[in-house]
RNA sequence: CUCCGGGUAGCUCAGCUGGAUAGAGCGCAGGUCUCCGAAGCCUGAGAUCACGGGUUCGAAUCCCGUCCCGGAGG
Numbered sequence: 001c002u003c004c005g006g007g008u009a010g011c012u013c014a015g016c017u018g019g020a021u022a023g024a025g026c027g028c029a030g031g032u033c034u035c036c037g038a039a040g041c042c043u044g045a046g047a048u049c050a051c052g053g054g055u056u057c058g059a060a061u062c063c064c065g066u067c068c069c070g071g072a073g074g
Base pairs, nucleotide, nucleotide: 001073002072003071004070005069006068007067010026011025012024013023019057028044029043030042031041032040050066051065052064053063054062
């Protein structure tokens, strides 16, 4: 330098045939239970979907550029 994959909650990821409340597990907070905890069960908070622009009635999803991570080639 070229090509490929990836960037979504604190962490690991799903969602990428565009459809409008953005989800799961773990973790965290509260409750329940217990003599106190753990486990179990219930509830809740937490994400400008890497950044900027474009297309569209509508974008995490499509297009362009930039940044970052991983891999392959030179």